This is a predicted structure of a 537-nucleotide part of an RNA (small-subunit ribosomal RNA, 5' domain) from an uncultured bacterium.
The coordinates come from a structure-prediction model, not an experiment, and the mean pLDDT is 83.
Its Rfam family is "Bacterial small subunit ribosomal RNA".
Context: one part of a larger RNA
RNA sequence: GAUGAACGCUGGCGGCGUGCCUAAUACAUGCAAGUCGAACGGGGCGUUCGUAACGCUUUGUGUUGCAUAGAAAUAUGCGGGAUAAAGCGUUACGCUCGCUUAGUGGCGGACGGGUGAGUAACGCGUGAGCAACCUGCCUUAAAGAGGGGGACAACGGAGGGAAACUUCCGCUAAUACCGCAUAACAUCAUUUGGCGGCAUCGCUGGAUGAACAAAGGAGCAAUCCGCUUUAAGAUGGGCUCGCGUCCGAUUAGCUAGUUGGUGGGGUAAUGGCCUACCAAGGCUGCGAUCGGUAGCCGGACUGAGAGGUUGAACGGCCACAUUGGGACUGAGAUACGGCCCAGACUCCUACGGGAGGCAGCAGUAGGGAAUAUUGCGCAAUGGGGGAAACCCUGACGCAGCAACGCCGCGUGAAGGAAGAAGGCAUUCGUGUUGUAAACUUCUUUUGAGAGGGACGAUGAUGACGGUACCUCUUGAAUAAGCUACGGCUAACUACGUGCCAGCAGCCGCGGUAAUACGUAGGUGGCAAGCGUUAUCC
Repeated sequence: GAUGAACGCUGGCGGCGUGCCUAAUACAUGCAAGUCGAACGGGGCGUUCGUAACGCUUUGUGUUGCAUAGAAAUAUGCGGGAUAAAGCGUUACGCUCGCUUAGUGGCGGACGGGUGAGUAACGCGUGAGCAACCUGCCUUAAAGAGGGGGACAACGGAGGGAAACUUCCGCUAAUACCGCAUAACAUCAUUUGGCGGCAUCGCUGGAUGAACAAAGGAGCAAUCCGCUUUAAGAUGGGCUCGCGUCCGAUUAGCUAGUUGGUGGGGUAAUGGCCUACCAAGGCUGCGAUCGGUAGCCGGACUGAGAGGUUGAACGGCCACAUUGGGACUGAGAUACGGCCCAGACUCCUACGGGAGGCAGCAGUAGGGAAUAUUGCGCAAUGGGGGAAACCCUGACGCAGCAACGCCGCGUGAAGGAAGAAGGCAUUCGUGUUGUAAACUUCUUUUGAGAGGGACGAUGAUGACGGUACCUCUUGAAUAAGCUACGGCUAACUACGUGCCAGCAGCCGCGGUAAUACGUAGGUGGCAAGCGUUAUCC
């Protein structure tokens, strides 16, 4: 000088950061990965439309009964049934419409987030190589999408089980599944030319033959979103090699798929990666093997540098996800919040059997000198799904807690000598605290109260937040400690104690006048901190 610090005393504010270094110990609870109804058939709710039936009301037409007036025709009033139209209501149906959704299906759960147990290794860093490789979504280009089939969920029925769940029978849709057709510059086989190189070989032209694709949806339509094959790109990965990468020789020999070859298998791909056979090799004093320790790096700290130490936070790579093993699906995993098996542990149970995995965000117990809220929001940035609206997102953006760190500000400023009182010292004269205080004048950072009020958001949308910031009012008002004072090392006296009590980083202090112990006054240093401890240079 530095720190992811801790401890003691003290503590006003703000900004930006940081915060389980120990038990990769065990975890209650909530949340952290979903989305698409514009792929599909159902279910539920609502109700637009259409059709049918029934009921009611109004209007029109024509008819009939009664009453009144009239000589009659007829008029008026009341009532019954018929018919047509319109409206309303109820019910049923539907290639009508809207919302919703368990299931089938698609994409995403391989990203993002956590941790550092393991690993001394092509793990990482750096530089090369692959004529030995893969790559969903995206971009560019070429070509295509014809015609069929059979199922299985959901659902209905019948059972079993305490539950988790599960069995049987029957029905059904699709961008789910499966044949057929068509198809090459792709693949394979045979054959024939050309060019090139880096050993195996690579590129390219022709001929013949073989096998292999597809899916629809939305819209009145235009069209859009998808589907299949091929070529190229981009992105992301896989593999190989040179060099570098801690300590121990009180670890000197190690090795049997071991080292190499041939045939075969396997992989996207090379390879003892695996297997059969053959050979007997391979590594090592330039440190093999064994043991210990450790994630690596960009960087960080220190130092004039060389170097030494370190790998928190941020970024890249790797490894792991209760312990060990295994594969499935998939473009991609041998998969943290998927599956199977075994072990340990915890929980439920009707004792037959089941369920679980915070090294995600909070939080709990434990361990420890020690490390935070079971907060708000998807407003921004980014990610997944969707045509979109939008949904999801403990990533992220914010807020809360902590002087844990860095930086900034404040706790007042100017004047003020009767050098007040008090304290301490004193040679008793005085000295010192000390312009310090009081007192006078002034200011208002901060605080409190009131008003206004953002940027972040290109049109809408703001969690933060009535926050930051601005203005006004108020009143010196709300705000100083810690440590040292023998030398190193800036800063001294008194009293107490009497080798006691104690101090101490080193030298060393203390046994009756201790500037070294304890207290007081004074002084020095730093300051919202100061000192101690630990670790590194």